The part of an RNA shown here (small-subunit ribosomal RNA, 5' domain) has 493 nucleotides and comes from an uncultured bacterium. Its Rfam family is "Bacterial small subunit ribosomal RNA". Gene Ontology terms of the family: structural constituent of ribosome and ribosome.
Context: one part of a larger RNA
RNA sequence: GGACGAACGCUGGCGGCGUGCCUAACACAUGCAAGUCGAACGAGACAUAUUUAGAAGCUUGCUUUUGGAUAUGUCAAGUGGCGGACGGGUGAGUAACGCGUGAGGACGUGUCCUGUACGGGGGGACAACAGAUGGAAACGUCUGCUAAUACCCCAUAAGCCUAAGGGUGAAAGGAGCAAUCCGGUACAAGAGCGACUCGCGUCCUAUCAGCUAGUAGGAGGGGUGAAGGCCCACCUAGGCGAAGACGGGUAGCCGGACUGAGAGGUCGACCGGCCACAUUGGAACUGAGACACGGUCCAAACUCCUACGGGAGGCAGCAGUGGGGAAUAUUGGGCAAUGGGGGAAACCCUGACCCAACGACGCCGCGUGAGUGAAGAAAUCCUUCGGGAUGUAAAGCUCUGUUGUACGGGAAGAUAAUGACGGUACCGUACGAGGAAGCCCCGGCAAACUACGUGCCAGCAGCCGCGGUAAUACGUAGGGGCGAGCGUUGUCC
Numbered sequence: 001g002g003a004c005g006a007a008c009g010c011u012g013g014c015g016g017c018g019u020g021c022c023u024a025a026c027a028c029a030u031g032c033a034a035g036u037c038g039a040a041c042g043a044g045a046c047a048u049a050u051u052u053a054g055a056a057g058c059u060u061g062c063u064u065u066u067g068g069a070u071a072u073g074u075c076a077a078g079u080g081g082c083g084g085a086c087g088g089g090u091g092a093g094u095a096a097c098g099c100g101u102g103a104g105g106a107c108g109u110g111u112c113c114u115g116u117a118c119g120g121g122g123g124g125a126c127a128a129c130a131g132a133u134g135g136a137a138a139c140g141u142c143u144g145c146u147a148a149u150a151c152c153c154c155a156u157a158a159g160c161c162u163a164a165g166g167g168u169g170a171a172a173g174g175a176g177c178a179a180u181c182c183g184g185u186a187c188a189a190g191a192g193c194g195a196c197u198c199g200c201g202u203c204c205u206a207u208c209a210g211c212u213a214g215u216a217g218g219a220g221g222g223g224u225g226a227a228g229g230c231c232c233a234c235c236u237a238g239g240c241g242a243a244g245a246c247g248g249g250u251a252g253c254c255g256g257a258c259u260g261a262g263a264g265g266u267c268g269a270c271c272g273g274c275c276a277c278a279u280u281g282g283a284a285c286u287g288a289g290a291c292a293c294g295g296u297c298c299a300a301a302c303u304c305c306u307a308c309g310g311g312a313g314g315c316a317g318c319a320g321u322g323g324g325g326a327a328u329a330u331u332g333g334g335c336a337a338u339g340g341g342g343g344a345a346a347c348c349c350u351g352a353c354c355c356a357a358c359g360a361c362g363c364c365g366c367g368u369g370a371g372u373g374a375a376g377a378a379a380u381c382c383u384u385c386g387g388g389a390u391g392u393a394a395a396g397c398u399c400u401g402u403u404g405u406a407c408g409g410g411a412a413g414a415u416a417a418u419g420a421c422g423g424u425a426c427c428g429u430a431c432g433a434g435g436a437a438g439c440c441c442c443g444g445c446a447a448a449c450u451a452c453g454u455g456c457c458a459g460c461a462g463c464c465g466c467g468g469u470a471a472u473a474c475g476u477a478g479g480g481g482c483g484a485g486c487g488u489u490g491u492c493c
Stems, first nucleotide, its partner, number of pairs: 001493004006489005013366006019359002021324001026322003030319003035082003040079002044075015089277003098202007107194003112190001114188005120154004129144006159168003173182003203249003210240003215237004220232003252274004256267004279300005302313004330356001332355003338352001339350004369399004379390004403435001404431006413421001438482004443464003449478005459466002
């Protein structure tokens, strides 16, 4: 000198774009953050229309009302499907094939795309519901009924396995008057995604020197989507290590960021890729995909409810609270856009996202007026008393209207409709210099020197060092620098 997710002190007008718990992976009140499909299914409720049976009133064909049937629409619970494995958060752990880069073979794959073929026949349940019943609750238990794109069986096909005899081996319908559309099953191929293996690279420490028993390898078996001590029996006795094994410490890795002429050094916040984690530890289930943040089970700590028998919970999602801390924001608006889930669609959901609020936290831009105005007012300071400085600075005069205020108009972003932002940006008119300057420094490094005050006091200080009666070093004034900032502290180069 540059840089910062900064903090602190003094000060503070506006806008744009960014950015904002670096500490306690501490504990969390409250609300929201993952649903959707009635065009898979049964039952129910409500509304409307039609129709039918009954009752009441009577102007005897109308009104009111109760029940049933049909149709349409809506609603939420249940069965079922798809999605909750994405998106969002955090960096605890991890020195590892975790990451980066390059290569590989023994693999999987819902939805999507391409192609081929198929969709024949039958059956039994379980929720919901009804009844009974246990419990304070959470939540159950028993009996009975029922539908399906839920479940099962038979048939058939390619495919797969095969010792070539054979074995195994699928499906589902829905909407529509219909055309047709949306689905179903199997196989093959693709795209994208994922799993696995290997070469190389990846911090400090030798005041850690030896480490290792599934350890190292093997014909076999199990297991897996798949290779493999991944697991198991048996056999062999190996394997790693000063080119640093093993141990200890520290740490998520990278694209990149900062600095530097570069080489290098330091860092990994925001954005993007990968990984890991979801109170702590363990486990599997479902599924194309999880060993699953807002799923399940077990254990533990903590918090809450309880009728003491037993239950409930997990913000490292968005806000927000307490706590910690030098320190870090709103319990905001909207699905209008982009994207995601579901749906044939309408549409629903979306604290992803888009916006707004707060903070000079950063970068950038603008303003706080412009012109004119004396050999130079007043005032202040210095003075050799002649004068010099503040200084065209002010006043005065002439203007301007960025910004501001008021009023009016008013977007793009949306392809026909749909705009949270927002009556925002922007434009026009009017008003009027009005509302908008501070901070640090002046001994040398380092730009800027005098006066007064103080008298080793009060104080300064990054280093050297200043101050004990003429202090350019303390305090004040004039002076210098930067400027909505200026200094200080911390860290890196």
The RNAcentral record of the full RNA draws on ENA, Greengenes and SILVA. The prediction has a mean pLDDT of 83.